[in-house]
This is a predicted structure of a 104-nucleotide RNA (Glycine riboswitch aptamer) from Thalassospira mesophila. Its Rfam family is "Glycine riboswitch aptamer". On this family, see Mandal et al., Science 2004: "A glycine-dependent riboswitch that uses cooperative binding to control gene expression". Its mean pLDDT, the model's own confidence on a scale to 100, is 77.

């Protein structure tokens, strides 16, 4: 003095797939003398059915790393988990700061 590779902050971007069914309770409206009864409720809560998607996290096989043995290892495959109006989340890219630091 450069500065792969990798890890942390902040930021912009960031996809899919029911805003389905139904049950208790909560709120509103309606009606009744009251008890109850109907109807509204994605933006109220707590569950269940059955559909579905994959890009958090897991796990799984492999390309390959490697001429073997451990080991590592996807955006591929599972849907165990997460989601399926909006929000929130979100791998993966793009700025910019910062750590440690191989090679020249």
């Nucleotide at each position: 003095g450069u500065g792969a590779c990798c890890c942390c902050c902040g930021u912009g971007g960031g996809a899919g797939a029911g805003u389905u069914c139904u049950g208790c309770g909560g709120u509103c409206a309606u009606u009744u003398c009251a008890u109850a009864a109907u109807g509204a409720u994605a933006g109220c809560g707590c569950g269940g059915a059955c559909g579905c998607c994959g890009a958090a996290g897991g796990a799984g096989c492999a390309a390959c790393c490697u001429c073997c043995c451990c080991g590592g290892a996807a955006a591929c495959u599972u849907u165990c988990a997460g989601g399926c109006a909006a929000a929130c989340g979100g791998a993966c890219c793009g700025c910019g700061g910062g750590g440690a630091g191989a090679u020249g």